[in-house]
RNA sequence: AAGGAUAUUGCCAAACCCGUUGCAAGGCGGGGACGGAAAGCCACGGAUCCCAUGCGGACAGCCGGGUUGCCUUUC
Numbered sequence: 001a002a003g004g005a006u007a008u009u010g011c012c013a014a015a016c017c018c019g020u021u022g023c024a025a026g027g028c029g030g031g032g033a034c035g036g037a038a039a040g041c042c043a044c045g046g047a048u049c050c051c052a053u054g055c056g057g058a059c060a061g062c063c064g065g066g067u068u069g070c071c072u073u074u075c
Stems, first nucleotide, its partner, number of pairs: 001074004011036002016031006034061001040067003044064003048058003051054001
């Protein structure tokens, strides 16, 4: 620099259940694994969702973008 996914006593954790918080979408904690190679972080662009509709909020596990990092192969 380019690529990969069986990272093998390693990491994250969808649905669902319980608790908690919020008008809500959702958030957080515990259980649980469908998946993930950035499913780490950032709402910058688009999409989507919410209602107390506004100079409002949610979503990073929808797609781009930014940024930091792990395992492994090849050069």

Notes: The RNA shown here (c-di-GMP-I-GGC riboswitch aptamer) has 75 nucleotides and comes from Geobacteraceae bacterium GWC2_55_20. Of the family's consensus pairs, 95% are formed in the model. The coordinates come from a structure-prediction model, not an experiment, and the mean pLDDT is 81. Taxonomically the source falls in Geobacteraceae (Bacteria, Pseudomonadati, Thermodesulfobacteriota, Desulfuromonadia).